Transfer RNA from Egicoccus sp., 74 nucleotides, folded computationally. Model confidence (mean pLDDT): 84 of 100. RNAcentral holds the sequence, with entries from ENA, MGnify and Rfam. Rfam family: tRNA. By type it is a transfer RNA. Rfam links the family to the GO term triplet codon-amino acid adaptor activity.
RNA sequence: GGGCCGGUAGCGCAGUCCGGCAGCGCACCUCCAUGGCAUGGAGGGGGUCGUGGGUUCAAAUCCCAUCCGGUCCA
Numbered sequence: 001g002g003g004c005c006g007g008u009a010g011c012g013c014a015g016u017c018c019g020g021c022a023g024c025g026c027a028c029c030u031c032c033a034u035g036g037c038a039u040g041g042a043g044g045g046g047g048u049c050g051u052g053g054g055u056u057c058a059a060a061u062c063c064c065a066u067c068c069g070g071u072c073c074a
Base pairs, nucleotide, nucleotide: 001073002072003071004070005069006068007067010026011025012024013023020057028044029043030042031041032040033039050066051065052064053063054062
């Protein structure tokens, strides 16, 4: 330098193929049960999808550029 894979909530991930309300688990907050802890039950908050631009009525999803990580080739 080139190819491929990945980057989505504090952490781990799904969703991308085929554009249509951003989700799951854990963690966190409140309440209930217990004398208390653990555990269990009910409810709640938190991200606009690595970054910038484009297409579109509408983009995590398509296109272009770019940054970071992994891997392969040179």